Description
Predicted 3D model of a 116-nucleotide RNA (FMN riboswitch aptamer (RFN element)) from a Mollicutes bacterium. The organism belongs to Mollicutes, within Bacteria. Rfam family: FMN riboswitch aptamer (RFN element). Rfam's curators write: The RFN element is a highly conserved domain that is found frequently in the 5'-untranslated regions of prokaryotic mRNAs that encode for flavin mononucleotide (FMN) biosynthesis and transport proteins.
[in-house]
RNA sequence: UAAACGCUUCAGGGCAGGGUGUGAUUCCCGACCGGUGGUAAAGUCCACGAGCCUACACGGCAUGAACCGGUGUGAUUCCGGUACCGAUAGUAUAGUCUAGAUGGAAGAAGCUUGUG
Numbered sequence: 001u002a003a004a005c006g007c008u009u010c011a012g013g014g015c016a017g018g019g020u021g022u023g024a025u026u027c028c029c030g031a032c033c034g035g036u037g038g039u040a041a042a043g044u045c046c047a048c049g050a051g052c053c054u055a056c057a058c059g060g061c062a063u064g065a066a067c068c069g070g071u072g073u074g075a076u077u078c079c080g081g082u083a084c085c086g087a088u089a090g091u092a093u094a095g096u097c098u099a100g101a102u103g104g105a106a107g108a109a110g111c112u113u114g115u116g
Base pairs, nucleotide, nucleotide: 001114006111007110008109009108010107017029018028019027031096032095033086034085035048036047037046038045043084044083051061052060053059066082067081068080069079070078088099089098090097
C1' cells in the first nucleotide's frame, strides 16, 4: 500500500417496596430496563438482528411505540415538558421469572497473506 480468501475473540438489560388472594416478580399501586448500523448524540426516524415455517437453504410469514417547545447551519437523536412501546411457550393474565439459550445473530475489534 492492496483485493480476495480465511482465522480468532467479543457481541442484551430490567419489578425495590407494598395491596388483594388458597395461589400473582403475571392483576392493582409503584419500580426498573432499552441489541446493531445510519444520522447533530435515537427503545419511538430509516434499515437490520432476535421469533415462526422451510431441506440446517433460497425465501416466505410475522415484526411495537412521540409529540410539543427551545438552542443551532443542521437534532422526532441534545436540553425542558408530558407521553408511549415491548416475540413465542409455561404459570393466577409476564418487556423484567422459567424455557428454547453453555444456542443464534445484526455487527465490532484484531490477525494471517501479496508487493514495495